[in-house]
RNA sequence: GGAGUCGGCCAGGCAACCGCUCGCGGUUCGACCGCGGGAGGAAAGUCCGGGCUCCACAGGGCAGGGCGCCAGGUAACGCCUGGGGGGCGCGAGCCCACGGAAAGUGCAACAGAAAGCAAACCGCCGAAGUCGCAGGUCCGCCUGUGACUGGCAAGGGUGAAAGGGUGCGGUAAGAGCGCACCGCGUGCCUGGCAACAGGCACGGCACGGCAAACCCCGCCCGGAGCAAGGCCAAAUAGGGGAACGGGUCGGUUGAAGUUCGCUUCGGCCGGCGGCGCGCGGCCCGCGCGUGUUCCCGGGUAGGCUGCUUGAGGUGCACGGCGACGUGCAUCCCAGAGGAAUGGUUGCCCACGACAGAACCCGGCUUAUCGGCCGACUCCCACU
Numbered sequence: 001g002g003a004g005u006c007g008g009c010c011a012g013g014c015a016a017c018c019g020c021u022c023g024c025g026g027u028u029c030g031a032c033c034g035c036g037g038g039a040g041g042a043a044a045g046u047c048c049g050g051g052c053u054c055c056a057c058a059g060g061g062c063a064g065g066g067c068g069c070c071a072g073g074u075a076a077c078g079c080c081u082g083g084g085g086g087g088c089g090c091g092a093g094c095c096c097a098c099g100g101a102a103a104g105u106g107c108a109a110c111a112g113a114a115a116g117c118a119a120a121c122c123g124c125c126g127a128a129g130u131c132g133c134a135g136g137u138c139c140g141c142c143u144g145u146g147a148c149u150g151g152c153a154a155g156g157g158u159g160a161a162a163g164g165g166u167g168c169g170g171u172a173a174g175a176g177c178g179c180a181c182c183g184c185g186u187g188c189c190u191g192g193c194a195a196c197a198g199g200c201a202c203g204g205c206a207c208g209g210c211a212a213a214c215c216c217c218g219c220c221c222g223g224a225g226c227a228a229g230g231c232c233a234a235a236u237a238g239g240g241g242a243a244c245g246g247g248u249c250g251g252u253u254g255a256a257g258u259u260c261g262c263u264u265c266g267g268c269c270g271g272c273g274g275c276g277c278g279c280g281g282c283c284c285g286c287g288c289g290u291g292u293u294c295c296c297g298g299g300u301a302g303g304c305u306g307c308u309u310g311a312g313g314u315g316c317a318c319g320g321c322g323a324c325g326u327g328c329a330u331c332c333c334a335g336a337g338g339a340a341u342g343g344u345u346g347c348c349c350a351c352g353a354c355a356g357a358a359c360c361c362g363g364c365u366u367a368u369c370g371g372c373c374g375a376c377u378c379c380c381a382c383u
Base pairs, nucleotide, nucleotide: 001379002378003377004376005375006374007373008372009371010370012348013347014346015345016344017343018342020038021037022036023035024034025033026032027031040354044365045364047363048362049361050360051359052225053224054223055222064221065220066219067218068217069083070082071081072080073079084098085096086095087094088093099216100215104214105213106210107209121156122155123152124151125150128149129148130147131146132145133144134143135142136141164182165181166180167179168178169177183205184203185202186201187200188199189198190197191196229305230304231303232302239296240295241294242293243292244291247272248271249270250269251268252267253266254265255264256263257262274290275289276288277287278286279285312331313330314329315328316327317326318325319324349352
């Protein structure tokens, strides 16, 4: 100088003027004035985990869902930290749903001879058997060769995958058939809390892959959500009660009286009338409503609350590799709710991305103009 890896931080700046909202204080209740606070690293997606609230709940199980190497952190987690294993990269580093396939069921398109149980298309062999041909012959057979039966799983070919790999021996040809090393399995020992790693011995290889197929094993999970929940509480209608008022006819029902024929009083229902309202005013007509006043409780609209001091931020010390924990000091840092956090102007520069809280918090994921800082790796050159 170039290329790269990881971690952290910032998110246009300054000034003037005009606004919006919350808190505190003041003034003459309304309103105004002064001071102070006013979006994010993701406020987002609502994908996990918790707090809080209401409902449900003896305990346990079934169903359903989630998670899945080990240890730790945490309120909790599917998150984080450290470690192990596997894969990628020269490296710094990055990625991984990473339990069980010798419990069972199942799946594997196409190609291929064959896809889970072994199988033989091309090929290799001619040991063994039968037949044919040629030659030889001591007539018993022998040698060579061809075909069939047969032997093989080296080599080729198919496939994502073909029942260990490499080498030597061995053989008719071959083959864990034998041996050495590697792999695999079993047992033991050593190190480690563990995952796991290393070593020794034995076994000739059985036990292929897929569980993000069913399933098995282990662990976890009650439901709904701030439109949760709590309080106050109009108008109209409806419920309960008290007092007062009320024409007539019919039906029905209760009580009292009775000469048993009815009479009186009350409740409810219906018709007519009365009253009120509407159809612009008046008449007719039509429609609707109808005891009056007061009290009580539920509850709608609406209002208040929940609402922001919290698993909180910052600094220091201590413990821990770390995530994190403990202690001390210090700070208060949006709280709206048809929804505030903005607008105009001027100057400067590197010309400004994604994006707006809605009960709160811890994560994950996704979006994002640019810039800064730190640690580290590789390459080139020079000293």

This is a predicted structure of a 383-nucleotide RNA (Bacterial RNase P class A) from a Pseudomonadota bacterium. Model confidence (mean pLDDT): 76 of 100. The sequence was found by an Rfam model in a public genome assembly. The model forms 95% of the base pairs in the Rfam consensus.